Model confidence (mean pLDDT): 86 of 100. The RNA shown here (c-di-GMP-I riboswitch aptamer) has 89 nucleotides and comes from a Bacilli bacterium. It matches the Rfam family "c-di-GMP-I riboswitch aptamer". Rfam links the family to the GO term cyclic-di-GMP binding.
RNA sequence: UUUCGAUAAAGGCAAAACUGAUGAAAGUCAGUGACGCAAAGCUAAGGGGCUACUAUGUACAACGUACAUUAUGCCAGCCAGUUACCGAA
Repeated sequence: UUUCGAUAAAGGCAAAACUGAUGAAAGUCAGUGACGCAAAGCUAAGGGGCUACUAUGUACAACGUACAUUAUGCCAGCCAGUUACCGAA
């Protein structure tokens, strides 16, 4: 340096659920909690997914409501990119 994660050590992260806060929602933050993770570190300018306050369109006579589309809002624990600990070859 490259590939890999069988063993060992030091440690790390924290799903669901519940409680509180925040947000229109998706979601996020804190606490409890561990389903799991060898990048479950970081990146939302690539793909993919979630939401729709707003905007646009359609329907109804209209108020307004319903439906469709829409990211400028999110998800890195989906793929991807990037950096890195320990060990083995």